[in-house]
RNA sequence: AUGUUAUAAAGAAAGCUGGAGGGAAUAGACCCAAUGAAAGCUUAGCAACCCUACAACCCGUAGAAGGUGCUAAAUUCUAUCUCAGAAUUGAGAGAAGAUAACAC
Numbered sequence: 001a002u003g004u005u006a007u008a009a010a011g012a013a014a015g016c017u018g019g020a021g022g023g024a025a026u027a028g029a030c031c032c033a034a035u036g037a038a039a040g041c042u043u044a045g046c047a048a049c050c051c052u053a054c055a056a057c058c059c060g061u062a063g064a065a066g067g068u069g070c071u072a073a074a075u076u077c078u079a080u081c082u083c084a085g086a087a088u089u090g091a092g093a094g095a096a097g098a099u100a101a102c103a104c
Base pairs, nucleotide, nucleotide: 002103003102004101005100006099007098013043014042015041016040017039021032022031023030026079027078028077029076044071045070046069049067050066051063052062053061054060075096080093081092082091083090084089
């Protein structure tokens, strides 16, 4: 990198460095940002995929040392399809992306 499976309207920020962008990509919308963006580091936290203990036919229960991940807004929203509606629109599914575990 590719594939499979699972998950996502919940949750969790301060400091230092930095110095203009950022919210994955394209388009549109909307938003964050000199009251300091991205990025890096430190500390803290959230969560519970792997993990640990117990249980075990199955569903599980508890935990958080370690491996990841995450800590504005639903994955910020829309884009494709289906259904509902007179319509602005609403609901569901999908695509794409993200994270984890496994496979190769």